The part of an RNA shown here (small-subunit ribosomal RNA, central domain) has 351 nucleotides and comes from Salsipaludibacter albus. It matches the Rfam family "Bacterial small subunit ribosomal RNA".
Context: one part of a larger RNA
RNA sequence: UUGGGCGUAAAGGGCGCGUAGGCGGUCCACUAAGUCGGAUGUGAAAUCCAGGGGCUCAACCCCUGAACUGCACCCGAUACUGGUGGACUUGAGGUAGGUAGAGGAGAGUGGAAUUUCUGGUGUAGCGGUGGAAUGCGCAGAUAUCAGAAGGAACACCGAUGGCGAAGGCAGCUCUCUGGGCCUUACCUGACGCUGAGGCGCGAAAGCGUGGGUAGCAAACAGGAUUAGAUACCCUGGUAGUCCACGCCGUAAACGAUGGGUGCUAGGUGUGGGGAUCAGUUCACGAUCUCCGCGUCGAAGCUAACGCGUUAAGCACCCCGCCUGGGGACUACGGCCGCAAGGCUAAAACUC
Repeated sequence: UUGGGCGUAAAGGGCGCGUAGGCGGUCCACUAAGUCGGAUGUGAAAUCCAGGGGCUCAACCCCUGAACUGCACCCGAUACUGGUGGACUUGAGGUAGGUAGAGGAGAGUGGAAUUUCUGGUGUAGCGGUGGAAUGCGCAGAUAUCAGAAGGAACACCGAUGGCGAAGGCAGCUCUCUGGGCCUUACCUGACGCUGAGGCGCGAAAGCGUGGGUAGCAAACAGGAUUAGAUACCCUGGUAGUCCACGCCGUAAACGAUGGGUGCUAGGUGUGGGGAUCAGUUCACGAUCUCCGCGUCGAAGCUAACGCGUUAAGCACCCCGCCUGGGGACUACGGCCGCAAGGCUAAAACUC
């Protein structure tokens, strides 16, 4: 390479948008590029293969045939693919009417709590632990009451719930804004799927400039523990955590499961919508149905575990990736970054 694979054995890109490319619904006509049939020419000789022959055999050599699976051109076929033209509506999109939601951005605002400060009451302890000590406190702490300041996070509702492509998103209000779902017809008429490069988004930590800092807390200091204790426990505490703008671009970025389409038993719970029935009404209820999130399971799959209409089943299309362990999420080079470092990615050697 062929092949076989990628939930847990090596292997799904962190996620999206999209370029080239690959692939692509139904019907009709034309074309005949792919495809198929036939004919002609060519496909040097030698080699290979088959038959025969010559050196005593063989190797070797000679003769005849076949073959040279290819190419060119001509004639023909038209199912499929392609091309051209026309048509269609089921794929896709749009219009209309509804609807749920921590989806995103900005502005404003609320209460509880912690801390600090001011004042009142009040007196000898508080705090902390396995037990202690460091620490705080007669310069009046802890406790308690009133007031003030400031920052950060939003108890209950809250869910096995919802939304988002992923990262992720939660007090409340307003403004701007993205996407989804359902219903009924109507409109466009294949406008689709995927997506190498590319572009964008991307937790935490970290970086730059400026601000902010209540609580928490790497580093650091002290107290303990211990043989030691550069830890676990305790008392403190700076970056940071927060905001604005700009970088970084990683993760057990996990469902460790790429995206799309179709097909293949059901039961049950729950979120959103619709229809029918029942009901005097309201609330509730029954059945059916579409979309989502769980759970249990037929068939089937799987090495097993398990998966099972949200597939890891049965198929097709497109992308990414794997190919023994270590060396090595490394070196070198290149690109990116302020840096930290990131992306790409070997070999010697060794088992």